[in-house]
RNA sequence: AAAGUUUGACAGACAAUCGCUGGCGGCGCAAGCCGCGAGAGGAAAGUCCGGGCUCCACAGGGCAGGAUGCUGGAUAACGUCCAGUCAGCGCGAGUUGAAGGAUAGUGCCACAGAAAUGGACCGCCGAUGGCCGCUUGCGGCACAGGCAAGGAUGGAACCGAGGUGUAAGAGACCCCGAGGAACGCUGGUGACUUCGUUCCUGGUAAACCCCAUCUGGAGCAAGACCUAAUGGGACACAGCUUCAUCCGCAAGGAGAGAAGCAGCCUUAGCCCGAGGCGUGUCCGGGUUGGUCGCUGGAGCUGUUCAGUAAUGGAUGGCCUAGAUAGAUGAUUGUCGCUUAUGGCGGGAGGGUAGUUCCCGAUCGAACCGCGAAGAGCACAGAACCCGGCUUACGGAAAACUUUCCUA
Numbered sequence: 001a002a003a004g005u006u007u008g009a010c011a012g013a014c015a016a017u018c019g020c021u022g023g024c025g026g027c028g029c030a031a032g033c034c035g036c037g038a039g040a041g042g043a044a045a046g047u048c049c050g051g052g053c054u055c056c057a058c059a060g061g062g063c064a065g066g067a068u069g070c071u072g073g074a075u076a077a078c079g080u081c082c083a084g085u086c087a088g089c090g091c092g093a094g095u096u097g098a099a100g101g102a103u104a105g106u107g108c109c110a111c112a113g114a115a116a117u118g119g120a121c122c123g124c125c126g127a128u129g130g131c132c133g134c135u136u137g138c139g140g141c142a143c144a145g146g147c148a149a150g151g152a153u154g155g156a157a158c159c160g161a162g163g164u165g166u167a168a169g170a171g172a173c174c175c176c177g178a179g180g181a182a183c184g185c186u187g188g189u190g191a192c193u194u195c196g197u198u199c200c201u202g203g204u205a206a207a208c209c210c211c212a213u214c215u216g217g218a219g220c221a222a223g224a225c226c227u228a229a230u231g232g233g234a235c236a237c238a239g240c241u242u243c244a245u246c247c248g249c250a251a252g253g254a255g256a257g258a259a260g261c262a263g264c265c266u267u268a269g270c271c272c273g274a275g276g277c278g279u280g281u282c283c284g285g286g287u288u289g290g291u292c293g294c295u296g297g298a299g300c301u302g303u304u305c306a307g308u309a310a311u312g313g314a315u316g317g318c319c320u321a322g323a324u325a326g327a328u329g330a331u332u333g334u335c336g337c338u339u340a341u342g343g344c345g346g347g348a349g350g351g352u353a354g355u356u357c358c359c360g361a362u363c364g365a366a367c368c369g370c371g372a373a374g375a376g377c378a379c380a381g382a383a384c385c386c387g388g389c390u391u392a393c394g395g396a397a398a399a400c401u402u403u404c405c406u407a
Base pairs, nucleotide, nucleotide: 001403002402003401004400005399006398007397010394012335013334014333015332016331017330018329020039021038023036024035025034026033027032041379045390046389048388049387050386051385052384053219054218055217056216065215066214067213068212069211070084071083072082073081074080085099086097087096088095089094100210101209105208106207107204108203109202121151122150123147124146125145128144129143130141131140132139133138134137159177160176162174163173164172178201179200180199181198182197183196184195187192223292224291225290226289232283233282234281235280236279237278239261240260241259242258243257245254246253247252263277264276265275266274267273299318300317301316302315303314304313305312306311336377337376338375339374343370344369345368346367349359350358351357
């Protein structure tokens, strides 16, 4: 210098003016006004996991369903994190893992191929039995039958190579080797691992299934409280007329069940007109609206201790949005960072894998530095709160790795 790997941070800064939402203080009967101070994120996003909180359900146990799946640790908990083991990838720094069981059982393995876990298409043999011939113990046929060595198909053909063996062959047997399981042994808390013995040998659990562990449901529009008008119920009261009804032989009386008048209310102040309405008290339900839930918490931060680490303990300091159709914004100025056309300073060779090509040679190439103006400064906006994961996204920094160059 180039190409990479990992990690933790940051997320333009300041000021002025005009606004918006809470808090505190003052003034005001109130409406409101004034002052002070505060006001988005690393992902506030997706709503994918886990927990708190709230309501409902719930003796206890089991089945079903769902989730998770190497080991140890962390944690309120997790499918997250840390440290490891094993396997894959990478020269390496590192990184990825849907990493229990195929020796519980069942199923499946396209196309091709005879056969995809008990297979004969080609091929080999035909010792034994059969048939034929004769030289009577040999030759021939390939009918029965035997063979997984060789060919062919396939991602995969019954673990691989050599030998023994046989009619031909075969883990049928022997030696060596690969992988797996069980047992013992070395090291380790453990996953696992060293060595040895015995047994076994296709893949698939992202097929059913088996094993182990965990697991009730809904969600802040959860949920709690206050409450106007209208409507429901109970009780009491009510100006006049008429009617229903009741009491009474009759005269007459009672009578809120109904209608009308009167009265009251609305129609911007008045009149007409129109519309509506018994009055009062109490009770319970509930809409609108309001209050709480709501932000002091598994909180932030400094120091220190334990631990490889995740994390935990001790101690000091701090308070840091709470809106409700949703505030957290806009403008201007100064500075910062990036870019580097024009320009300024330096610079004699440069570009390229390479060339006969291209640029340049003092009117200045490549490259280096400075840099006016201009342009740009990502992704994105809390809605009960936390811990994670995933996705979106800008430019820097540190540590480490590999290769090359120069001294």